About this RNA: Predicted 3D model of a 347-nucleotide part of an RNA (small-subunit ribosomal RNA, central domain) from an uncultured Gammaproteobacteria bacterium.
[in-house]
Context: one part of a larger RNA
């Protein structure tokens, strides 16, 4: 190395765009590089394998004969890959009419609510717990009404709803902008599909450098709890949680399920569209999304037209548990630490 495999046992890269490579639609012609044939020439001898022969037999020696599946030249074939050339629309794509949406930036604006602070009314409580305490409160607090200030998320609607490649997107208006999808078919005519490196993009947490800080609240502090209580509850409360720009690149980054094509029973609800209908009911069909189910298929569990069925292309990845998603080196980062990645040794 081939065979196996990757939902859950080890295995799908977090996502994407794309180089280089691998693959590649239908008809015709050339051409012969792969590719099939037939010839010639080598393919040394021995070995090995057949058929014989020689030592009493074997072992061993020895003749012939095949074979050496390569390797060159050459002479054909032309279905299949491949190059040229020519056309073709069914693949992708673009013009055309609509359509839905939290799809991204960036600006401004709403109202509830909490918190503080200013005024008013009001008196001894309030918090807060299983139960108290810390704790606020006669310097007037909770509580209630007036007013301001301010920072953060946007109740209802709302939905196994929608959108986006993931990660994520929810308050209203505007601006700029990306993508899906549908109907009609005008165009172009394989332009396509994947994709090692590459390059971007990526929740929370962390850094940095300036801001902002109303609630929450790691760390800390106080009460309690309890043998203890460095915790679960309470009362505080700083980093963070918000901005902007840089950095970091990780997550049960999950559907634990790579990306594209094609084929294989059917029911059901639901988005979002077209056409038909007594525009009420439904039917038909495109494209998501959710619940069953029939073959198949799975160790089961379960999957099952949104496959884990049945092919095909290409990429990733695994290879007994621990030592280990570590050491060392490299490369990246301001750190933190990421990425790549052993081995002794044990069982």
């Nucleotide at each position: 190395c081939u065979g196996g495999g990757c939902g859950u046992a080890a295995a799908g890269g977090g996502c994407g765009c794309g180089u280089a490579g691998g693959c590649g639609g239908u008809a015709a012609g050339a051409u012969a590089a792969g590719u099939c044939a037939g010839a010639u020439g080598u393919u040394a001898a021995a070995a090995a394998c057949c058929c014989g022969a020689g030592c009493u037999c074997a072992a061993c020696u020895u003749g012939g004969g095949g074979a050496c599946u390569g390797c060159a030249u050459u002479u054909g074939a032309a279905a299949c890959u491949a190059u040229c050339u020519c056309a073709c629309u069914a693949g992708a794509g673009u013009a055309c009419a609509g359509u839905a949406g939290a799809g991204g930036a960036g600006a401004g604006c709403g109202g509830a609510a909490u918190u503080u602070c200013c005024g008013g009314u009001g008196u001894a409580g309030c918090g807060g717990u299983g139960a108290a305490a810390u704790g606020c409160g006669u310097a007037g607090a909770u509580a209630u009404c007036g007013g301001a200030a301010g920072g953060a998320a946007c109740a209802c609607c709302a939905g196994u709803g929608g959108c986006g490649a993931a990660g994520g997107c929810g308050g209203c208006u505007c601006u700029c902008u990306g993508g899906a999808c549908u109907g009609a078919c005008a165009c172009u005519g394989a332009c396509g599909c994947u994709g090692a490196g590459g390059c971007g993009c990526g929740a929370a947490a962390g850094c940095g450098u300036g801001g902002g800080g109303a609630g929450c609240a790691a760390a800390c502090a106080g009460g309690a709890u309890u043998a203890g209580a460095u915790a679960c509850c309470c009362u505080g409360g700083u980093a963070g949680u918000c901005c902007a720009c840089g950095c970091u690149g990780u997550a049960a980054a999950c559907g634990a399920u790579g990306a594209g094509a094609a084929c294989u029973a059917g029911c059901u609800g639901u988005u979002g569209g077209u056409a038909c209908g007594u525009u009420u009911a439904g039917u038909a069909u495109c494209a998501g999304u959710a619940g069953c189910g029939c073959a198949g298929c799975u160790a089961a569990c379960g999957c099952g037209u949104u496959a884990a069925g049945u092919u095909c292309u290409c990429c990733g990845c695994c290879u007994g548990g621990g030592g280990a998603u570590u050491a060392c080196g490299g490369u990246c980062g301001c750190a933190a630490g990421a990425c790549u990645a052993a081995a002794a040794c044990u069982c």
Background:
Its mean pLDDT, the model's own confidence on a scale to 100, is 89.